[in-house]
RNA sequence: GUCAGCCGGAUGGCUGCGGGAGUCAUAUCCCGAGGAAAGUCCGCACACCUCAGGGCAGCACGCCGGGUAACGCCCGGAAACGCGUAAGCGUUUGGAAGAGGACCACAGAAAGCAAACCGCCCUCUUUGGAGGGUAAGGGUGAAAGGGUGGUGUAAGAGACCACCGGCGGGUGCAGUAAUGCGCCCGGCUAGGCAACCCCCGUGUGGUGCAAGGUCAAGCAGGAGAGAAGCCUUCGGGCGGGAACGGCCCGUUUCCCAAUCAUCUCCGGGUAGACUGCUGGAGCUGGCGGGUAACCGUCAGCGUAGAUAGAUGGCCAUCCAGGCGGUGUCCCCGCCGGACAGAAUGCGGCUUACAGGCUGACCU
Numbered sequence: 001g002u003c004a005g006c007c008g009g010a011u012g013g014c015u016g017c018g019g020g021a022g023u024c025a026u027a028u029c030c031c032g033a034g035g036a037a038a039g040u041c042c043g044c045a046c047a048c049c050u051c052a053g054g055g056c057a058g059c060a061c062g063c064c065g066g067g068u069a070a071c072g073c074c075c076g077g078a079a080a081c082g083c084g085u086a087a088g089c090g091u092u093u094g095g096a097a098g099a100g101g102a103c104c105a106c107a108g109a110a111a112g113c114a115a116a117c118c119g120c121c122c123u124c125u126u127u128g129g130a131g132g133g134u135a136a137g138g139g140u141g142a143a144a145g146g147g148u149g150g151u152g153u154a155a156g157a158g159a160c161c162a163c164c165g166g167c168g169g170g171u172g173c174a175g176u177a178a179u180g181c182g183c184c185c186g187g188c189u190a191g192g193c194a195a196c197c198c199c200c201g202u203g204u205g206g207u208g209c210a211a212g213g214u215c216a217a218g219c220a221g222g223a224g225a226g227a228a229g230c231c232u233u234c235g236g237g238c239g240g241g242a243a244c245g246g247c248c249c250g251u252u253u254c255c256c257a258a259u260c261a262u263c264u265c266c267g268g269g270u271a272g273a274c275u276g277c278u279g280g281a282g283c284u285g286g287c288g289g290g291u292a293a294c295c296g297u298c299a300g301c302g303u304a305g306a307u308a309g310a311u312g313g314c315c316a317u318c319c320a321g322g323c324g325g326u327g328u329c330c331c332c333g334c335c336g337g338a339c340a341g342a343a344u345g346c347g348g349c350u351u352a353c354a355g356g357c358u359g360a361c362c363u
Base pairs, nucleotide, nucleotide: 001361002360003359004358005357006356007355009318010317011316012315013314014313015312017032018031019030020029021028034339038350039349041348042347043346044345045344046208047207048206049205058204059203060202061201062200063077064076065075066074067073078093079092080091081090082089083088094199095198100197101196103192104191117138118137119134120133121132122131123130124129146164147163148162149161150160151159165189166188167186168185169184170183171182172181173180174179212275213274214273215272221266222265223264224263225262229238230237231236239255240254241253242252243251244250282301283300284299285298286297287296288295289294319337321335322334323333324332325331
């Protein structure tokens, strides 16, 4: 320096907060965040809603093989390009097809149904130039579409030839495959872009635990039960019923027949309570399979579940680390441990992280 993995303060005391056990109630006892609990970006489980079957559209993914419940994740491999002396790292990868469309700025004569600006060559000429040929040379550009040598020609040109490269077709060997290494044939030789539309293949309903389920005050609704009224100058008085209550007093309320009060029942259901809720694709270790991701098997382990949200604070000693003093060491003093915090659970990705440890490899 590269890669991979791990830890991320310890112990004790005092005092709070949440959960559980315990008690009539105290007391007392036990337990109480993370590698990312974060971002909420993917994939699932679970739940409810929707849904005959099929298709279209939309969206996502896209080299090959494997892993997985699944994935856009992980592991292994392939090709091209780039960085590094190296260990190693990064980016990209279905298709440009006798499917179709769009686009390729500027410069340049010409950038997609193929091009003549300069130059070179031929012809004509009024000697200014005009017409024609030419992609060897120059110039422009990210890109002008093979390269080198020769034959050829007026000059040239895959026009033709040899070799090299590319493309297409056929084929041998290796590999599960992507692909690699070869051989033969064809002058076939003007491209890029699909992170533009598009085509091909595969997948794909929606909403989220504030999902959802159970119980259920109060208010409103429906059905029913139930009593007794009298006088009055209309203010009220007497009497009675009901609620509060063990009873009386008292208070409130209703009653000259009222669907009132009061009581009973009913369905839905708000507040609230319970549930979902934490034992699960679980963790650790051994053995076995596999390059690995991962899988199988055996043994052991097991304790957060709040609900606007508890997990905090202080002290002591120690352990890393830093600074200073005296300074060989010893010693003393001061500072001091990051990022961050559960909210149904799980697998990933991404991002944050003081300091420290381990292993392999490179120079």